The part of an RNA shown here (small-subunit ribosomal RNA, central domain) has 350 nucleotides and comes from Thioalkalivibrio sp. ALMg14. The full RNA is in RNAcentral, with records from Greengenes. Rfam family: Bacterial small subunit ribosomal RNA.

Context: one part of a larger RNA
RNA sequence: CUGGGCGUAAAGGGCACGCAGGCGGUCGUGUAAGUUAGAUGUGAAAGCCCCGGGCUUAACCUGGGAAUUGCACCUAAUACUAUACGACUAGAGUUUGAUAGAGGAGAGCGGAAUUCCCGGUGUAGCGGUGAAAUGCGUAGAUAUCGGGAGGAACACCAGUGGCGAAGGCGGCUCUCUGGAUCAAAACUGACGCUGAGGUGCGAAAGCGUGGGUAGCAAACAGGAUUAGAUACCCUGGUAGUCCACGCCCUAAACGAUGAGAACUAGUUGUUGGUCGGAAUUUGCCGGUCAGUGACGCAGCUAACGCAUUAAGUUCUCCGCCUGGGGAGUACGGCCGCAAGGUUGAAACUC
Numbered sequence: 001c002u003g004g005g006c007g008u009a010a011a012g013g014g015c016a017c018g019c020a021g022g023c024g025g026u027c028g029u030g031u032a033a034g035u036u037a038g039a040u041g042u043g044a045a046a047g048c049c050c051c052g053g054g055c056u057u058a059a060c061c062u063g064g065g066a067a068u069u070g071c072a073c074c075u076a077a078u079a080c081u082a083u084a085c086g087a088c089u090a091g092a093g094u095u096u097g098a099u100a101g102a103g104g105a106g107a108g109c110g111g112a113a114u115u116c117c118c119g120g121u122g123u124a125g126c127g128g129u130g131a132a133a134u135g136c137g138u139a140g141a142u143a144u145c146g147g148g149a150g151g152a153a154c155a156c157c158a159g160u161g162g163c164g165a166a167g168g169c170g171g172c173u174c175u176c177u178g179g180a181u182c183a184a185a186a187c188u189g190a191c192g193c194u195g196a197g198g199u200g201c202g203a204a205a206g207c208g209u210g211g212g213u214a215g216c217a218a219a220c221a222g223g224a225u226u227a228g229a230u231a232c233c234c235u236g237g238u239a240g241u242c243c244a245c246g247c248c249c250u251a252a253a254c255g256a257u258g259a260g261a262a263c264u265a266g267u268u269g270u271u272g273g274u275c276g277g278a279a280u281u282u283g284c285c286g287g288u289c290a291g292u293g294a295c296g297c298a299g300c301u302a303a304c305g306c307a308u309u310a311a312g313u314u315c316u317c318c319g320c321c322u323g324g325g326g327a328g329u330a331c332g333g334c335c336g337c338a339a340g341g342u343u344g345a346a347a348c349u350c
Base pairs, nucleotide, nucleotide: 003322004321005320006319007304008303012318014201015200016199017198021194022193023192025088026087027086028085029084030083031082033081034080035077036076037075038074040072041071042070049065050064051063052062053061054060091191092188093187094186095185096183097182098181099180103177104176105175106174107173108172109171110154115149116148117147118146119145120144121143125136126135162169163168206247207246208245209244210243211242215241216240220236221235222234223233258317259316260315261314262313263312266295267294268293269292270291271290272289273288274287275286276285277284299306300305323350324349325348332343333342334341335340
């Protein structure tokens, strides 16, 4: 390389948008590039292979054939691919009417709780632990009542519930805004799928500038524990956590399962529509579409398990793997303020 693979053995890119490229629905007509058939030319000779001939045989020599799977050109065919034109509506999209939602951004508001401050009551403890001590407290703490300040997070509702491409999203109200689903028609007429590069988004931690800081809390300090204890436990506590703007770009970024499409038994729960039936109602039965769970057949799988939300049966496109260590390291490139990220070896060794 041909292959074989990627849930857990090595292997799905963190996620999306999308240029090029690859692939692409139904019908008709034309062309004939790919494709197929035939013809011609060429494909040197020798050699190889087959059938003969000549040296007593063989090696060797020699005649003919075959092969030379290729290339060029001509003629023909037109199913498929391609291409041009025309048409279609089953893919895709638009319009109309509804529906659900922690989808996103900004502004405002609310209550509970913690902490702190002020005042009242009140007196000797509080706190903490396995037990203690550090710590706080007669300068009046803890407890309790009233008032105030400030920051952060939103109990119950809450649900294998919902929304989002992923990261993720949860008090209430308003403004702006993205997407999805359903129903019935009308319209456009393949406008589609994927997507190397590229671009954007991307938890937490971290970084820069300026704010903010209640609680929590790396670092740090003290008290314990211990042989020691640079820990686990306790008392404190700074970055940080929060906001604005700008970076960083990683993760067990996980369903450890790329995206899209078609097909292939069912049962049961739940969310959002819609249709029909019984029922005046809450709500019940059945059908159907979209989502989200549990179980399960065929099939698949090394097994575990998956099983219409496939890991089944197929197609298209992308990414990735190829023994362990060395190593996600070194060097170089690119990116970054830095931390570092990304791309990514070899010697050697088993």